Notes
SAM riboswitch aptamer (S box leader) from an uncultured bacterium, 110 nucleotides, folded computationally. The model forms 97% of the base pairs in the Rfam consensus. The sequence was found by an Rfam model in a public genome assembly.
């Protein structure tokens, strides 16, 4: 890097360097000198993968549940929230659901 499939309403931050950007894309909106991205240190999450398990269910397997932190991964706001389409409501702005198209992470796989 390329393609497939699952999932995106849940959870989880101190400290050092450091010095102005950050929140993928454009619009909004936000977060930031009460300190941003980086980048080291710890610790914490529990989403895939994996491991356990005298649980549930079964003939077994699978799946369920619980729990562990090993691999990825995460730890401001629903993927921050909108675009585009459909439907339904609404006098209008607009508001709900769905789905698309981007992402982004696991497993796979060129």
């Nucleotide at each position: 890097u390329u393609c497939u499939u699952a999932u995106c309403c849940a959870g989880a931050a101190a400290g050092g360097c450091a010095g102005a950007g950050g929140g993928a894309u454009c619009g909004g909106c936000c977060c930031a000198a009460u300190g941003a991205a980086g980048c080291c240190u710890u610790g914490a999450c529990a989403a895939c993968c994996u491991g356990u398990u005298a649980g549930c269910c079964c003939a077994a397997a699978a799946g369920c549940a619980a729990u562990a932190a090993g691999g990825u991964g995460u730890c401001a706001a629903c993927u921050c929230c909108a675009u585009c389409c459909a439907c339904g409501c609404a006098a209008c702005a607009g508001c709900g659901u769905g789905g698309a198209c981007a992402g982004a992470u696991a497993a796979g796989u060129c």